[in-house]
Parts: sequence; C1' cells; structure tokens
RNA sequence: UAGGCCGGCCGGGCGAUCGCAAGCACCCGCGGGUGUUUGAGGAAAGUCCGCGCUCCAAAGAGCACGAUGCCGGGUAACACCCGGGUGGGAAAACCUGCGGAAAGGGCCACAGAAAAUGUCCGCCGGACUCGUCCGGUAAGGGUGAAAAGGUGGUGUAAGAGACCACCGGCGCAGGCAGCAAUGCCGGCGGCCAGGCAACCCCCGUCGGGAGCAAAACCAAGCAGGAGCGAAACCGCACUGCGGUGGGGAGCGGCUCGUUCCCCUCGAGCUCCGGGUCGGUCGCUCGAGCCUCCCGGUGACGGGAGGUCUAGAUAGAUGAUCGCCCAGGUGGGACGCGGCGGGAAGAAGGAUUCGUUCCGUAAACCGCAGCCGCCACCGGACAGAACGCGGCUUACAGGCUGACCUACGAG
RNA sequence: GCCACCGUAGCUCAGCCGGCAGAGCAAUCGCUUCGUAAGCGAUGGGUCGUGGGUUCAAAUCCCACCGGUGGCU
Repeated sequence: UAGGCCGGCCGGGCGAUCGCAAGCACCCGCGGGUGUUUGAGGAAAGUCCGCGCUCCAAAGAGCACGAUGCCGGGUAACACCCGGGUGGGAAAACCUGCGGAAAGGGCCACAGAAAAUGUCCGCCGGACUCGUCCGGUAAGGGUGAAAAGGUGGUGUAAGAGACCACCGGCGCAGGCAGCAAUGCCGGCGGCCAGGCAACCCCCGUCGGGAGCAAAACCAAGCAGGAGCGAAACCGCACUGCGGUGGGGAGCGGCUCGUUCCCCUCGAGCUCCGGGUCGGUCGCUCGAGCCUCCCGGUGACGGGAGGUCUAGAUAGAUGAUCGCCCAGGUGGGACGCGGCGGGAAGAAGGAUUCGUUCCGUAAACCGCAGCCGCCACCGGACAGAACGCGGCUUACAGGCUGACCUACGAG
Repeated sequence: GCCACCGUAGCUCAGCCGGCAGAGCAAUCGCUUCGUAAGCGAUGGGUCGUGGGUUCAAAUCCCACCGGUGGCU
C1' cells in the first nucleotide's frame, strides 16, 4: 500500500424569538397565568427469550405437553454473554455445529447383482455339444452420496485380516495433565455395528396459568329469560337433623391431594338478551446511569465519588434566525507544500585527465490535492405508551482499534 | 398486547407422512361446422414469498426476514 476479517463510537451542538407537553413552586378560582427544570432510540422495531411487578383464597405432587442439550464460569434469570474443548469450512485471521444410533421402531429414492449383509463384469479350477454349465473367490472394475478399514508382504489354483509388520478407528483395564469437557502415553484383543434423531424415540435439566387492555379505587347505569343439574345407605328422631357418600367451583389438559359451597327451599354450568366504552391510580429512584481505583485472561464483581434524565391518553418536543464546532458537493484564485515541464541538467565536486563519474537549483508554465475563502446541503434506519437484561432485523455518511495474508521500504 | 393460518403456471387450487411439480379454467395450433360456440386432440408456460441451514436429495424438515387473512381482549 492492497485485500480480508472481528469490534467500538457518532449520526448533531450552542444562543435567541414564537409555539407545545409534563414535574415543582406561587397566584387566581375551576379554567387559566407566572417562574423554573426536563423533554425519544441504538435500535424506541420484530414480539424471538428471560425476569421484575400484578391477579387467580393458598399455589402441593405426578402424568401429558413445551423448552433446552459439550465442559466450566458470569448473571436476578435466560435459548443470552465469557473462557475452554472438539467436528466441519477457509491459506489464515475468523465463522459455524454440539447428549444418545449397543433400549426399541422406521427410512436410505433412482442407479446397481446387492444398501445390511451380498456377486453383474472380472480372476481361478473342472467338464465340454465351443456355446455354455458346475464349483471357488470378494483383492480388481462398474453403479452410486455411501459397497465387507489403508499400505506393504506371506500365502493360495486364484484370492481374502486367512496370517504378519506398520498405521487409523473401536473395545477392555491402566498411567499422566486438567475442576471438567478432552488430550497424550504405552499394553492386550480381534476387525463386531454404514448414514439419518432440524424422523419417531430414549436420557439429563427446567417450567402452574395469564398478562398493565394485568390489577386497585371512585362515579354512573341496567333486565332479565330459558334449559341442564347431585345415586344409594345408616343412625337418632318423627317428616326434621346428623353422618357415609355424591355434585360443583378454585385461570392451559388429566389424575391424586387439599380448601370452600351445595345435595330439589338446589351450588353451579350452558345458551339468548341488556348495562358500563367515564374518571383517578398503576406511571417511573431503577438488578439505574457516569467517572476513577482495585481484582479477574474475560464476561463481570467490589469500593469511592457524582447524578435524577418523558410519563402522554387521538396521544406532546415544531418553526425561524445566527454561529459551525464534524462531514459532503461545487467554485474560483491568493498562499503553502507535492508532481510534471523548465532540466538528454547551468553551477559545483571528484577525477585514472578520456568530457569519465557524482550531482544541487532559480524564474516561469501546467496538473491534481490540502488548509484558510465563497455558495449550497441536516440527506440513513426511523418515534416511547409498565419497566429492565438480551437476541434478531434495518441503517446515507463519518471517526477509530485489533488481527490475518500478499507486496514493498527501512 | 396475546394467538392461529396462508404465500405453488396468467387465474383458482391440490401436493407439505422428504425421492423427476400436477388438475381445472384461460392462451396458441389442429380436427369438426356454411360459420361461431360447444366438443375432441396436441402444445407452451414454474427462482414453489425471500435468504440461510440439515440431508445423497427440500415445495415438504429447522431458523431468520417480507407480505396477507382471521380470532381473543
């Protein structure tokens, strides 16, 4: 310098005038006025996760269902983040996947002889009607995404882990390092198990359900109707009571447990129909933010100091002017530096004395660029509605850091 | 705010239990008819909403995004 890859930050500021919304204080008296303070985001988005908070009287156990899935840590928690391990991709930085195929079931089309156990061609042996048949073989070839571990040898009629040496994977029992995932080392054993679990499934872990339109309070208003609905027994007593039992409700489904209500003076359930679309509150001080120090590889944690930054409810933050303080576009010519010409080099120096070698300019001209100059531009994605921690997606332009590769220079 | 479903030829829709993408209508051509319609036959037409992933193989299974429809409150 070029390319790649992984991040961080900004994406406007200040002042004035007018216009908005809220908080606080005061005045006035039911609606306003004055002063002061503050006033959208890194994603406010998607609603993919987790939680705080609220309610279901309380929120127990199990099944089903759902989520998750290497190991260790962080966190309030998480499917998030950090570190490590391992498989794959890339030359690398880096990116990406992660329980189990020996519990069981299922699938692997077409091609191919055959897809979980096997012979089409071929090789070898025998017979022989010369076209075939019988037997052996699974090393070679073909088909395919995948076809009985690889290389070399012994052996054989031809072969083959049939046997041997080495290697790879697997199993068994060990050693070392590490909290662990895992890695390394040697010993024995025989080639026993191909793929798919983002197929069913098995194993481990986690999970009550709804959601601020949750809830709480106030005011106002109405209108109810129909249907279903709980077996039987016992005791006392005399038509009632009690008990066993039964029915129903308790915010995903089922069962058990449990609490409450009811058993015809009937709890509740189902259907049809009406009333309330009003106000207050929830509503913003938080697992908050900023700076510094300490610990840690890091996520993050601890300490000290500082700080308060929307709370709307048809839903507020806009307009104008000036200054750019970051950037973009265009312009021109003054200044500065650069490049080219001027310059096949004046001058100067060296010299082997051959015009050989080294070699600095100026005026002036042109080119593009930078800063100061002038004019224009606010252009990206896009706006809270209970809050917070993440993930994902969108993003004109700008600043900046680390790493990898290639080339070059010092 | 909470949930469910859909996107395939010009149009309406099957296929979604993973193995070469189909039907009807429409279009073009031909036959038939005096001619048209109807009928019969043939032909063309496909990034399966977009992108990524799993797999030998994806319209189909998984993830993310875009657009559309409906339900509850």
This is a predicted complex of two RNAs, RNase P RNA and transfer RNA, with 483 nucleotides together. Its mean pLDDT, the model's own confidence on a scale to 100, is 76. It holds a member of the Rfam family "Bacterial RNase P class A".